The RNA shown here (transfer RNA) has 72 nucleotides and comes from a Clostridiales bacterium.
The sequence was found in a public genome assembly.

RNA sequence: UGGGCUGUCGCCAAGCGGUAAGGCACAGGACUUUGACUCCUGCAUUCGUUGGUUCAAAUCCAACCAGUCCAG
Repeated sequence: UGGGCUGUCGCCAAGCGGUAAGGCACAGGACUUUGACUCCUGCAUUCGUUGGUUCAAAUCCAACCAGUCCAG
C1' cells in the first nucleotide's frame, strides 16, 4: 500500500428491510434468622462514526475509524 473478515447492553451473543431475542452480570422485590439457591420485575430515544437510498435501515450503498487475517 492492496484485498478479505469482524464491530449489537458491563461481557457473550441472535437478528438476513417493518422498529433489537436469549444467557451471565447488575439493580429492586419475594422467600430466608443471615447468606446462598429459587422465583418476579427492571436493564441497548444513538446497533463503530458520518452521509446516502427508502414510507420505513442494526439490516442495502459510500467514505472513514478500530481490531484481525492474507499478499507485497